This record gives sequence, C1' cells and structure tokens, in this order.
RNA sequence: GGUAGAGGUGCGGCAAAGAAAAGUAAGCGUACUGAGGACGACCAGUCCGGUGAUGUACGGUGAAAGGCGAUGCCGCCGAAGGACGGUCUCCGGUAAAUUCCGUUCUGGCUGUAUAUCAAAAAGGUAUGCGGCUGUCAUCAUUGCGUAUGGUGGAGAGCUAUC
Repeated sequence: GGUAGAGGUGCGGCAAAGAAAAGUAAGCGUACUGAGGACGACCAGUCCGGUGAUGUACGGUGAAAGGCGAUGCCGCCGAAGGACGGUCUCCGGUAAAUUCCGUUCUGGCUGUAUAUCAAAAAGGUAUGCGGCUGUCAUCAUUGCGUAUGGUGGAGAGCUAUC
C1' cells in the first nucleotide's frame, strides 16, 4: 500500500400505513372596533383596504407543508454529522436554503441541563455534565485457556490477510 472484516437501539438514503399538525390556517355569515394589511426574514417594489384593513366574539364549513414514522428496500462502518472559508443554483438586492471543494472537530449509543430549529412535552443540531459499550496502549491481580480491575488515547484508529 491492497483486500476482507468487527463495534450495535450502528450510520445514511428512498418509499410508507399511521399519529400529530388541528377543529389550527384560510375563506363565509353576524355583531363590535376603526387604518392598516399581504406577498417566506429585511429593504425595495407590487397588490388589497372607509364600497371597511386589522383585531375580538359567536355560528357553520374546514385544509396543507415541513418534521416524526410501524414496516420494507438500498448504500455502507468517517458509516455520517457539525463549524469555518470558498463555490453552484435561486432571488430585484441581502439573508436563508441548495450543490461542490478545502480545512478542522466528533469512536458509538444514551440520559440530563441550556440554547436553537420545529405546532410540539415528537424529533434534529450544538455545548456542558453523567452512564453504558467497542478498540488499542499501559499498570496491577489472576485459576495463566485467560479473565477482572484501574488509567489514558483516538477512526488517518483496530483485527485478519497479501
């Protein structure tokens, strides 16, 4: 250097019953209020509005997207995720989102606290503090097949093989 593997609620992608979003938004009717409102966050611009914007209450009608997801299939073990910088697409302009590249951080899972995204007590992301677990190094004990315990490191690692 090549090849093949291991960690387990392992990682990611696609589809998906379903739950929830929600009796919410929107629009209609009635009453009150009385000048703003909408177009994804802002600016610009456009549109609607005393022939009543908006808001409140009542009545009847009544969604959807993103996120989650039993289950199935696919690709895999830096699988993958994050941060920063550049870049692509989109846009009237920034921002946001998306594509690709580089650098850097994280072994994996999980609990909890805070922050953030989200409708959310679901879930995602980041950080701190814990637990479990795999691997290597090292030390001690050992029944010396090896097992147990302590400490420490990181996946550019570990094991096997050529």